[in-house]
Overview
This is a predicted structure of a 265-nucleotide RNA (Bacterial large signal recognition particle RNA) from a Thermotogaceae bacterium. Its Rfam family is "Bacterial large signal recognition particle RNA". It is annotated as a non-coding RNA gene.
RNA sequence: CCGUGCUAGGCGGGGGGUUGGCGGUCCCCUGAACCCGAAAUCCGCCAAAUGCGGGGCUGAUGCCCGCCUGAGGCCUCUCGGGUCGGGAAACGGCCCUUUCAAGGGGUGAUGAAGGUUGGGUCCCACGCAACGGGAGCCCGUGAACCUGGUCAGGCCCGGGAGGGAGCAGCCAUAAGCGGGAUUACCCGUGUGCCGUGGGGUAGCCCAGCCGGAGCCUCAAGAAAGGGUACGCCCCGGUUCGGGAAGGUCGAGGGCGGGUGCACGG
Numbered sequence: 001c002c003g004u005g006c007u008a009g010g011c012g013g014g015g016g017g018u019u020g021g022c023g024g025u026c027c028c029c030u031g032a033a034c035c036c037g038a039a040a041u042c043c044g045c046c047a048a049a050u051g052c053g054g055g056g057c058u059g060a061u062g063c064c065c066g067c068c069u070g071a072g073g074c075c076u077c078u079c080g081g082g083u084c085g086g087g088a089a090a091c092g093g094c095c096c097u098u099u100c101a102a103g104g105g106g107u108g109a110u111g112a113a114g115g116u117u118g119g120g121u122c123c124c125a126c127g128c129a130a131c132g133g134g135a136g137c138c139c140g141u142g143a144a145c146c147u148g149g150u151c152a153g154g155c156c157c158g159g160g161a162g163g164g165a166g167c168a169g170c171c172a173u174a175a176g177c178g179g180g181a182u183u184a185c186c187c188g189u190g191u192g193c194c195g196u197g198g199g200g201u202a203g204c205c206c207a208g209c210c211g212g213a214g215c216c217u218c219a220a221g222a223a224a225g226g227g228u229a230c231g232c233c234c235c236g237g238u239u240c241g242g243g244a245a246g247g248u249c250g251a252g253g254g255c256g257g258g259u260g261c262a263c264g265g
Base pairs, nucleotide, nucleotide: 001265002264003263004262005261006260009058010057011056012030013029014028015027016026020046021045022044023043024042034055035054036053037052062259063258064257065256066255067254068253069252072249073248074247075246076245077243078242079241080240081239082238083237084236085235086234087233091231092230093228094227095226096225097224098223099222100221103218104217105216106215107214114210115209116208117207118206119205120204121203122199123198124197125196126195127194128192129191130189131188132187133186134185137180138179139178140177141176147172148171149170150169155164156163157162
């Protein structure tokens, strides 16, 4: 150095999540990445943890280690937006009150503001009226038989005279049905410029009296005081996006290094 047979090893790795922690099932990244089976309030483990059970392939030119680079993930910080909670009345906005100054329009000595008395508006009861309904009243209609009257024919009793029940028809009527009238009766009401009595009376309206000069309204302005968290501001949570910031893990790639046993030639 070559050949044969083996063994270690290899047939993917990593981030997130989960967990006391490690690996797997889950999500994501990278990537040329053996097969089957189960795995979430789960499966196998314990810092020597880097899966479990079964099968297969490869095999020390195939693996292992170090450095650089580096997809991507995670944490912190920072910037901006959305949203939620808390604070804050200094500023802007909005609201209220008072005052001031200058106006416009009404109203007032035929009496303003204000005060006072009475009445109304409001509530309850009763009455009256209106309206509606019912019963009653009037008219009409209204019964195969189980209503009445009269009962042809026919039927029954009788020797006869005569007597009896009674269908249809006709007349009338009951309940019921339809219409009319509306005075007196009963009941009711989303009714009333109605009456009587009682209650209430904040506000509004009307009238009388006192009073004796203001009162109402319009659009802005200034000042002061008070309120309000809408804007601005402060603090915190959550979410989305950005960062050339810091930290951490890191697939893949590049470079360097290391590397088994037996037999035979």

Its mean pLDDT, the model's own confidence on a scale to 100, is 78. The sequence was found by an Rfam model in a public genome assembly. NCBI's taxonomy places the organism under Bacteria, Thermotogati, Thermotogae, Thermotogales, Thermotogaceae.